[in-house]
């Protein structure tokens, strides 16, 4: 330099054909226990990397940019 992949919650990942963004695990409250893991119930946590465009609607489609990760010269 060319090609193809990835970016989503503190972490690991999901999210099928565009139609209110979800699990683990970690956090915090409670229930239990003499007490402490544990277990079991709630809760908080997200400009869906940035920009831009197409749609009545966009993590999802186009397009550029960043960061990364892989091959090929």
């Nucleotide at each position: 330099g060319c090609u193809u992949c990835c970016a989503u919650a503190g972490c690991u990942c999901a999210g099928u054909u565009g139609g209110u963004a979800g699990a683990g695990c970690a956090u915090c409250g409670g229930c239990u226990u003499u007490g402490u893991a544990a277990u079991c119930c709630g809760a908080a946590g997200g400009u869906c990397a940035u920009c831009a465009g197409u749609u009545c609607a966009a993590a999802u489609c186009u397009g550029a940019u960043u960061g990364g990760g892989a091959g090929c010269u």